This is a predicted complex of two RNAs, RNase P RNA and transfer RNA, with 424 nucleotides together.
It holds a member of the Rfam family "Bacterial RNase P class A". It is annotated as a ribozyme. About the family: Ribonuclease P (RNase P) is a ubiquitous endoribonuclease, found in archaea, bacteria and eukarya as well as chloroplasts and mitochondria.
[in-house]
RNA sequence: GGAGUUGGCCAGGCAGUCGCUCCGCUUUCGGGCGGGGAGGAAAGUCCGGGCUCCAUAGGGCAGAGUGCCAGGUAACGCCUGGGGGGUGUGAACCCACGGCCAGUGCAACAGAGAGCAGACCGCCUAAGCAGUUUCGACUGCCGGUAAGGGUGAAAGGGUGCGGUAAGAGCGCACCGCGCUGAUGGUAACAUUCAGUGGCAUGGUAAACCCCACUCGGAGCAAGACCAAAUAGGGGAACAUUGGUGCGGCCCGCACUGUUCCCGGGUAGGUUGCUUGAGGCAGACGGCGACGUCUGUCCCAGAUGAAUGACUGUCCUCGACAGAACCCGGCUUAUGUCCGACUCCACCU
RNA sequence: GGGCCGUUAGCUCAGCUGGUAGAGCACUCGGCUUUUAACCGAAUUGUCGUGAGUUCGAAUCUCACACGGCCCACCA
Numbered sequence: 001g002g003a004g005u006u007g008g009c010c011a012g013g014c015a016g017u018c019g020c021u022c023c024g025c026u027u028u029c030g031g032g033c034g035g036g037g038a039g040g041a042a043a044g045u046c047c048g049g050g051c052u053c054c055a056u057a058g059g060g061c062a063g064a065g066u067g068c069c070a071g072g073u074a075a076c077g078c079c080u081g082g083g084g085g086g087u088g089u090g091a092a093c094c095c096a097c098g099g100c101c102a103g104u105g106c107a108a109c110a111g112a113g114a115g116c117a118g119a120c121c122g123c124c125u126a127a128g129c130a131g132u133u134u135c136g137a138c139u140g141c142c143g144g145u146a147a148g149g150g151u152g153a154a155a156g157g158g159u160g161c162g163g164u165a166a167g168a169g170c171g172c173a174c175c176g177c178g179c180u181g182a183u184g185g186u187a188a189c190a191u192u193c194a195g196u197g198g199c200a201u202g203g204u205a206a207a208c209c210c211c212a213c214u215c216g217g218a219g220c221a222a223g224a225c226c227a228a229a230u231a232g233g234g235g236a237a238c239a240u241u242g243g244u245g246c247g248g249c250c251c252g253c254a255c256u257g258u259u260c261c262c263g264g265g266u267a268g269g270u271u272g273c274u275u276g277a278g279g280c281a282g283a284c285g286g287c288g289a290c291g292u293c294u295g296u297c298c299c300a301g302a303u304g305a306a307u308g309a310c311u312g313u314c315c316u317c318g319a320c321a322g323a324a325c326c327c328g329g330c331u332u333a334u335g336u337c338c339g340a341c342u343c344c345a346c347c348u
Numbered sequence: 349g350g351g352c353c354g355u356u357a358g359c360u361c362a363g364c365u366g367g368u369a370g371a372g373c374a375c376u377c378g379g380c381u382u383u384u385a386a387c388c389g390a391a392u393u394g395u396c397g398u399g400a401g402u403u404c405g406a407a408u409c410u411c412a413c414a415c416g417g418c419c420c421a422c423c424a
Base pairs, nucleotide, nucleotide: 001344002343003342004341005340006339007338008337010335012314013313014312015311016310017309018308020037021036022035023034024033025032026031039320043331044330046329047328048327049326050325051219052218053217054216058251059250060249061248063215064214065213066212067211068082069081070080071079072078083097084095085094086093087092098210099209103208104207105204106203120149121148122145123144124143128141129140130139131138132137157175158174159173160172161171162170176199177197178196179195180194181193182191183190184189223271224270225269226268233262234261235260236259237258238257242256243255244254245253264423265422266421278297279296280295281294282293283292284291285290315318349420350419351418352417353416354415355414358373359372360371361370367404376390377389378388379387397413398412399411400410401409
């Protein structure tokens, strides 16, 4: 200098003028003064919780989700640390990572054969039968063989030696694999440890399924209160072995007319609403996620819906984007800067 | 704000217990007809919304994203 990996900060600053909204004080009810006023993702609505109503959310089936181990947390599919596997020269990154020796299913085309398989080509005639014979053997049948070729995504351990008619874990050595024990570790798991099995039981569970664990439903347009207005209407279904709360069914609990369609009325206000698993600083415990204690601060709450416009000045010239009940995550969009580390080339 | 559904040929839709994508209309060509329509025959038509993953293999299964659409107030 180039290429790359990873962690983190910030989100234009300052001043003036005119506006918007919430709270407090004040008022001669016109207003005035003081204070607060979007984000790291407010987004997608993909997960988890709080809160509200329906039973203080109950039992069973069905259904859905998660899936190595340990820990963190209110909880999680999130986070931290570790194990195993994979990618990369490396820094590092990625993994739905339980179980196809419980059962069932699937594998198009090609191929002889696709599941406890298979003789198409090839190899072999040791044994048996038949024929020929120059008595060396040859041909055919019955057969043997998974070493070699070929098909396929996938063909039932690999290399070598022995062995054999040719072959084959058929035997042996090494490597790999399975099982048992021992050792280390909380565990997943690991081992240049000891013994044992000739090696089966191929792939697919983001196929049904099995195992373990978790899950009741709806959502602030939930829910509560006040006010206004009207035709308190008509039709259909069901009838206590019913209907509704209840979302797929049954049990159970509560209530006793309920649900749907047509038609009618209001388009107002208050509450829920922001003090919270809150922020900041310090100490302590822990590798870490995080936890405990102390001190300190109050930091949007609208409802046609506020946070803007203009001017000046400075700089590195400003991306993605706007709260709507509230939090913890994930994912996606996005500008600049800083730190650490890796590889390559060159110079000293 | 909250809940739910869809995307396949130019248009409207099938196919979604994984095996290589179809139907109708339209378009093009030929026939019939004096000509047109209708009718008959033939042919063409796809990044299955986009990007990853699982699998030998994905329109189909899983995840993320993009676009489009529907529903939800109160009273009696």